[in-house]
Molecule: transfer RNA
Organism: Patescibacteria group bacterium
RNA sequence: CGCGGGGUAGAGUAACGGUAACUCAUGGGGCUCAUAACCCCAGCAUGCGGGUUCGAUUCCCGCCCCCGCAA
Numbered sequence: 001c002g003c004g005g006g007g008u009a010g011a012g013u014a015a016c017g018g019u020a021a022c023u024c025a026u027g028g029g030g031c032u033c034a035u036a037a038c039c040c041c042a043g044c045a046u047g048c049g050g051g052u053u054c055g056a057u058u059c060c061c062g063c064c065c066c067c068g069c070a071a
Stems, first nucleotide, its partner, number of pairs: 002069006010024004018054001026042005047063005
């Protein structure tokens, strides 16, 4: 160099082209004598650059990074 898979909140994962969701974690409140547990609320994300489209996490191209295969 070649082939395949992947990159989405702090972590782990979802999302037939149509408001980006869930769990844990974090912050606030409730409950409690208090802590934990439990209940409610909130903040935080699509690797980068182009293209297609009314509309892209999704489809196409290039680049970067990670894992694997082959050499």